Record summary: c-di-GMP-I riboswitch aptamer from a Gemmatimonadota bacterium, 98 nucleotides, folded computationally. The coordinates come from a structure-prediction model, not an experiment, and the mean pLDDT is 87. It matches the Rfam family "c-di-GMP-I riboswitch aptamer". Its family is annotated with cyclic-di-GMP binding in the Gene Ontology. Taxonomically the source falls in Gemmatimonadota (Bacteria, Pseudomonadati).
RNA sequence: CACUGCUCAGAGCAAAACCGUCGAAAGGCGGUGACGCAGAGCCACGGGACUACCGCUGCCGGGACCAAACCCGCAGCCAUGUCCGCCGGGCCGCCAGU
Repeated sequence: CACUGCUCAGAGCAAAACCGUCGAAAGGCGGUGACGCAGAGCCACGGGACUACCGCUGCCGGGACCAAACCCGCAGCCAUGUCCGCCGGGCCGCCAGU
């Protein structure tokens, strides 16, 4: 340096759930807690997944009447939001074996 994680050592991280907190949500952060993890360290770069505040569209809904605009409600669409503990890629790294 490369490959591998069968073996050794010392460590490390922390799923679900619950509590607090931030957020419209997905989810994040902190605490408790350990299902697991040899990169469960970091980066949303490609795929994928999740969410939909705003926005757009619609309504044989409402304000409401002759309509329109507007406001509210509901439905659909939308990533610019989120996930690296889904897969791939990039960066950095511990120990051991070969």

Overview: It was read from a public genome assembly, where an Rfam model found it.